Molecule: small-subunit ribosomal RNA
Organism: Candidatus Moraniibacteriota bacterium
RNA sequence: UGAGAGUUUGACCCUGGCUCAGGAUGAACGCUGGCGACGUGGAUAAGGCAUGCAAGUCGAAUGGGUUUAGACCCAUGGCAGACGGGUUAGUAAUGCGUAGGAAUGUACCCUUGUGUCGUGAAUAAUUCGCCGAAAGGCGAGAUAAUACACGAUGGUCUCUUCGGAGUAAAGUCUCGAGCAAUCGAGUUCGCACAAGGAGCAGCCUGCGUCCUAUCAGCUAGUUGGUAAGGUAAUGGCUUACCAAGGCAAUGACGGGUAGGGGGCGUGAGAGCGUGACCCCCAACAUUGGAACUGAGACACUGUCCAAACACCUACGGGUGGCUGCAGUCGAGAAUCUUCGGCAAUGGGCGAAAGCCUGACCGAGCGACGUCGCGUGGAGGAUGAAGGCCCUCGGGUCGUAAACUCCUUUUCUAUCAGAAGAAGCCGUACAUGGCACAGAAUUUCCAAUUUUUUGGGACUUCUGUGUUGUGUGCGGAUUGACGGUAUGAUAGGAAUAAGAGGUUGCUAACUCUGUGCCAGCAGCAGCGGUAAUACAGAGACCUCAAGCGUUAUCCGGAUUUAUUGGGCGUAAAGAGUGGGUAGGUGGGAAUAAUAGUCAGGUGUUAAAUCAUCGAGCUCAACUCGGUGGCUGCACUUGAAACGUUAUUUCUAGAAGCAGGUAGAGGCUGACGGAACUCAUGGUGUAGCAGUAAAAUGCAUUGAUAUCAUGGGGAACACCAAAGGCGAAGGCAGUCAGCUGGGCCUUGCUUGACACUGAGCCACGAAAGCGUGGGUAGCGAAUGGGAUUAGAUACCCCAGUAGUCCACGCCCUAAACGUUGCACAUUCGACAUUGGGAGUUUCGACCCUUUCAGUGUCUAAGCUAACGCGUUAAAUGUGCCGCCUGGGAAGUACGGCCGCAAGGCUAAAACUCAAAGGGAUAGACGGGGAUCCGCACAAGCGGUGGAGCAUGUGGUUUAAUUCGACGAUAAGCGAGGAACCUUACCAAGGCUAGAAAUCCAGCUGCAUUCCGGCAGAAACGUCGGAAGCCUUCGAGGGUGCUGGACAGGUGUUGCAUGGUUGUCGUCAGCUCGUGCCGUAGGGUGUUCCAUUAAGUUGGGUAACGAGCGCAACCCUUACUGUGUGUUACAAGUGUCACACGGGACUGCCCCGCACUAAGCGCACUUCGAGUGCAAUUUUAAAUUUCAAAUUUAGAAUUAGCAUAAAAUGAAGUGAAGCGCGUUUGGUGCGGGGAGGAAGGUGGGGAUGACGUCAAAUCAGCAUGGCCCUUGACGCCUUGGGCUACACACGUGCUACAAUGGCUGGUCACAAUGGGUCGCGAAGCGGUAACGCGGAGCCAAUCCCAGAAAACCAGUCUCAGUUCGGAUUGAGGGCUGCAAUUCGCCCUCAUGAAGCCGGAAUCGCUAGUAAUCCCGAAUCAGCCAUGUCGGGGUGAAUACGUUCUCGGAUCUUGUACUCACCGCCCGUCACACCAAAGGAGCCGGUAGUACCUUAAGCGCCUCUUCGGGGGUACCACGGUAAGAUCGGUAACAAGGGUGAAGUCGUAACAAGGCAUCCGUAGCGGAAGCUGUGGAUGGAUCACCUCCUUU
Repeated sequence: UGAGAGUUUGACCCUGGCUCAGGAUGAACGCUGGCGACGUGGAUAAGGCAUGCAAGUCGAAUGGGUUUAGACCCAUGGCAGACGGGUUAGUAAUGCGUAGGAAUGUACCCUUGUGUCGUGAAUAAUUCGCCGAAAGGCGAGAUAAUACACGAUGGUCUCUUCGGAGUAAAGUCUCGAGCAAUCGAGUUCGCACAAGGAGCAGCCUGCGUCCUAUCAGCUAGUUGGUAAGGUAAUGGCUUACCAAGGCAAUGACGGGUAGGGGGCGUGAGAGCGUGACCCCCAACAUUGGAACUGAGACACUGUCCAAACACCUACGGGUGGCUGCAGUCGAGAAUCUUCGGCAAUGGGCGAAAGCCUGACCGAGCGACGUCGCGUGGAGGAUGAAGGCCCUCGGGUCGUAAACUCCUUUUCUAUCAGAAGAAGCCGUACAUGGCACAGAAUUUCCAAUUUUUUGGGACUUCUGUGUUGUGUGCGGAUUGACGGUAUGAUAGGAAUAAGAGGUUGCUAACUCUGUGCCAGCAGCAGCGGUAAUACAGAGACCUCAAGCGUUAUCCGGAUUUAUUGGGCGUAAAGAGUGGGUAGGUGGGAAUAAUAGUCAGGUGUUAAAUCAUCGAGCUCAACUCGGUGGCUGCACUUGAAACGUUAUUUCUAGAAGCAGGUAGAGGCUGACGGAACUCAUGGUGUAGCAGUAAAAUGCAUUGAUAUCAUGGGGAACACCAAAGGCGAAGGCAGUCAGCUGGGCCUUGCUUGACACUGAGCCACGAAAGCGUGGGUAGCGAAUGGGAUUAGAUACCCCAGUAGUCCACGCCCUAAACGUUGCACAUUCGACAUUGGGAGUUUCGACCCUUUCAGUGUCUAAGCUAACGCGUUAAAUGUGCCGCCUGGGAAGUACGGCCGCAAGGCUAAAACUCAAAGGGAUAGACGGGGAUCCGCACAAGCGGUGGAGCAUGUGGUUUAAUUCGACGAUAAGCGAGGAACCUUACCAAGGCUAGAAAUCCAGCUGCAUUCCGGCAGAAACGUCGGAAGCCUUCGAGGGUGCUGGACAGGUGUUGCAUGGUUGUCGUCAGCUCGUGCCGUAGGGUGUUCCAUUAAGUUGGGUAACGAGCGCAACCCUUACUGUGUGUUACAAGUGUCACACGGGACUGCCCCGCACUAAGCGCACUUCGAGUGCAAUUUUAAAUUUCAAAUUUAGAAUUAGCAUAAAAUGAAGUGAAGCGCGUUUGGUGCGGGGAGGAAGGUGGGGAUGACGUCAAAUCAGCAUGGCCCUUGACGCCUUGGGCUACACACGUGCUACAAUGGCUGGUCACAAUGGGUCGCGAAGCGGUAACGCGGAGCCAAUCCCAGAAAACCAGUCUCAGUUCGGAUUGAGGGCUGCAAUUCGCCCUCAUGAAGCCGGAAUCGCUAGUAAUCCCGAAUCAGCCAUGUCGGGGUGAAUACGUUCUCGGAUCUUGUACUCACCGCCCGUCACACCAAAGGAGCCGGUAGUACCUUAAGCGCCUCUUCGGGGGUACCACGGUAAGAUCGGUAACAAGGGUGAAGUCGUAACAAGGCAUCCGUAGCGGAAGCUGUGGAUGGAUCACCUCCUUU
């Protein structure tokens, strides 16, 4: 010192990619921009450059010229110019980094030693002459040196015959002496030789240093040797000769890319990326070549040559090189001033002063970066105005502003004003060195008798000279930056805020506009009329002189995994084996130590980094100290591990011996069944084939059957879950040859082992070649069917092939989708082969062990599924392979193949997923179980006719609107002539026909009458009557004005409410618990049962809720009470009200479960006994104690209780099985009683939810829209009633079970009635009229029930059936009956004779049939709807099938859920890549030709040079290699809006799918052959688990 998130799904876990949040940059772009400090700035065209500057200096080396003078200039000469500065083109090693090495050089610098002698010939500038446009050059003459040459010397060096020979130099300055020449002095500065040092440079070696094998072989000076040459030096560096080597899978050679390092960015680190600025190294200087000079160069601002380019030119010829600093053009997204100064630092020259210095120091420009500062502070609520939002109350911007007080960093003005400066010259002092002179001490030597003399050395002191250093004093001064930093005074909040964002990731939300448009977007995604996602506004969030975007790098990414991943099903184990290199490797001993470990030494430049301090006001920045820089080398040790060497062992491995099983392989021979063909016999009309058919075969005799013969292929039963093999694979029998395995026990070898890149071998089926063979089957093909089509599935034929021999091919779902080897880790059962034990005459059985083959399971593992001693567990070794999907196992290249093709193997482009496992649903032309008038069994209908009614369509000025499978269509509408009314035409009104409020006016409500125009509404004129009051213009009314009304306009996909449907189906859920990583499961499954998730049992579930049932109403029986209007009355038939009674109970039988008892069988445990241990008691031994022995008792968690024989008996507890009895529970069947029997019948009641189901036109309601030529309101008329047609629902019929006439005028119930029902009676054929009793109803009325029954007639026909249509005449309602009502009478008398395909209702008081009533309503289009009663059946074997539903299970690529998903061709558009007749270009080489300058060599020379020659740059020719660009054309791929054709896949996907291969076909695809299960369903066998 380590953070994650979004995105695959209906949801979940996993795999896996994509994307985001962070940091960074020599950046660029957009918007914006106050200041300062420090950094930084041509990354592209190593493209071209105008102009200026960037390297000179020395008169103390020398000659000359000019000038009044200071001084300057030219030339010779010396030193410098090889540094500094720039750039990264080339270079993958002649480079760089690091650590070493030996065979080297070195100017300037330092140290030391020696020397510095003598002599000579030239030459430039200059002068004269000449040539040239210029650049420049030629000739003649003079002259100097630290220029050049010769001689002398020689300690060094070279050679040597060891005697010797050869080899160097330069002077200048200062001072003194001297007339001068010259001499002397001086550590002046030099010069020469030599030795050493430092620094620098050259050379050699080890290690490290990018991608590519679709680059596998490269190399002739190549590798080595000898000799010579050459170099400062080693060396094939060069040459000659000799040898044939050298490098390479640990990647040579080739190709691509690239300067390397310190470092920098990021990261927890390991790493990954990078090499701007600064430092070190290399390389380069327009391109290529070459040498000269020199200490150093093959030389950025030197020389020569060639080439390209540019410039000058008198056309003859010349000149140039910014990748130095500025600057310019060009290209580009993009990168600065033609600035100041040598004041500082550094460099060159010089003795020095000094000169030069685009190095450098500074300033300028750029927000390019980092760091710092500021744009004010405090107070201030009526929470101002204004903006925005609003639920209209308010909220927010917001103490924000205004306003008050204060401050002055910055700014403006004025004034003051640094540090950066050290040096230089002179002088004094101190001190050091050197030289000389003098003195002294000590000492030595020589001489001397001593004294002494002489000389030498050391030390000290003094003086002089000179010089170095330090200090003091004095002198003249040196700043580009810059009047800058900084300070002071004055003024005044004065001069200073934006950018991006606000759906999630991700901090921050509202309104308006827009309406899949315009647009946004990093990913997911947003936008189709209520957008927090677009655009604008307000508000808010983040950062801030910046903020965003783009590009690139690291991180997140454990997404290349050393740290730190995987390969059964997600991507991934090679088809299998043998084996080379390599990697790894058993036990023991000794020794060594290149791995390893420890210590030490050296190095790892500085800067950077970390840390501690210091200096700029802080910081960035800079300076100092320390640490670190994980590396390399040397050295000293250690010896466990590893390695090496030697010795040894037997556990790994192998061999020998003895057995043994087997479809292991190859070859040959033989066998029977079946099939087919041929011949012959018998025999006659069909056979064959299919779902059904047809093609086909057959009277020339098929099929069938018998006999004989021929032929090829395959081997029933045994047979299995079995066996063998490395895999592919292997099956009749016998024989021969041959490989491997297993078991047992001995012996032998002695680690001989494991794995295995390349390599080699084998390798199903299909296919290929050659030659045979061919019975059956059978791609292709032909025919027949099926079909919309059918290049298929089905059928009839049938070629290749299938078979054999030889040779190729080399791929499969070559699968256990699981590499090989070894070790470890609970078990159960089955089976194959061998052994051992027991037993037996020998076996079997049983127990056990080794090797296989299987199933289930513990631990463990796994995303889950699952695996589980045959691992997918735990470890080890080695190999192979993977890194999102598609493009693609494809293109190109290479290798192999006769071909088909195989192996190796990409990219552009495109998508945000693709995928694995499991979960809940839905679905299946999957399965199981169950139910329903679902089918079946019956009865009656619809569909045909006429009419009624509704709908579609059409028509129309309008035919208002809604409802559309089931779940619209006699529905909204339970009453369209006006009204209704929403539609159309026309005429009118405008605060409105109706509502609320405000203001003003008003004796004003209101009513009636009349006139005019008009269709009315409406307009207009005139008249009459006329308010309340508490007297306040109060209430009410009208008019005017203003707020507003109004809308059947739109959105049922913005909604409430209501409703339909699945369905009165039995389901739908929850709490807690449990299981699972999770989604989720369990409960709710199972066994019985029920109408029912109803109930019982069982059960990791226990309970609960909404549903079911019940409670409610009605009906059937009955009791009690009340009794009007019922009944003649009593009464209680009857009416009303309240109760009772039954879904329980009683009896019998059956089945299941359960409890108890009894009987039988079995299993487990115990009791009992002995031993042991512990505790305790008694006795004995021993000297007490302790200890030991014996005996007894108690306790216990330990051990044993075995085996055999005999016959029999027995004990306690628990468990379990069977049988039996009794009890209980549930269900089923039957019976009694009873009015009613198994929820008695009916109704109301409709779970969670489904269909964006229906309704904005019943009502309510958000948004939007209209509102004076209205989408509002009023009125008249019309329309909703149209009519070629189609559909739904009904009525009436088609007749004799009937029609008509008459009779009895048989027998009901529900209901309604005062603007009403309306009796009797009378009139009329009738509808109806007159009439008006009674009734506010158990009282009166509507009101006659009809079918039925009795009698008559009709007699099977378009009728005495049927009644449509039409004519005439009437009645009723109503302002009104034409569009458009109902009824009556007379007349008319249509279609229709029982209805195709298809389809509907109904299970009992039901169907069928017959009448009655009511609502709505003036009337009625009612045959509708809702009710009421009368008469009153038939049938249900049963669940195979159709439809619908429920539960469980299974498959799934579906989840908008099968009306799903989805494949391929074709057509159109666009895109990228590959091929392509060719065309064009680049790069590197090979061979040959030509050859500049130049070095070398040869030769000539007047010594200036000339000639020749080898090598060689550029150039040329030729054939190839390789890499690009472009291209007619053709093919494949990808992506596109709702194009075309089919339906291949997902369910048994309707022919199971898929893999390899072959043929065929518009296309998906089909078919043959072999293989896989990653196939559903059913059956059988075996095994396992549970009971």